[in-house]
């Protein structure tokens, strides 16, 4: 230098333009069971809130749309692969 895939919630990781604060697992937290711990089960795990429910976010900075994690455009970064 050519060409291809990726980056989401604390970790990994799933996610047809609307049913999305985003499954599952893990981890942390409270609760039940146990002499105790472990295992198991149940609940929760962005912020504010007693709640309803409102806000804000998927790498970063625009752009398209009524509406974006998802498409589009430059960019940072990691990985394969050809040279």
């Nucleotide at each position: 230098g050519g060409g291809g895939g990726g980056a989401u919630a604390c970790c990994a990781g799933a996610g047809u333009g609307g049913c999305c604060a985003a499954a599952u697992g893990g981890g942390a937290c409270a609760g039940a069971c146990u002499g105790u711990a472990a295992c198991u089960c149940u609940g929760u795990u962005g912020u504010c809130g007693c709640g309803a429910g409102a806000c804000u976010u998927c790498g970063a900075a625009g752009g398209u749309u009524c509406g974006a994690a998802u498409c589009c455009u430059u960019c940072u970064c990691c990985c394969c692969c050809c040279a």

Predicted 3D model of an 83-nucleotide RNA (transfer RNA) from Pedobacter sp.
Rfam family: tRNA. Gene Ontology term of the family: triplet codon-amino acid adaptor activity.
The sequence was found in a public genome assembly.
The coordinates come from a structure-prediction model, not an experiment, and the mean pLDDT is 81.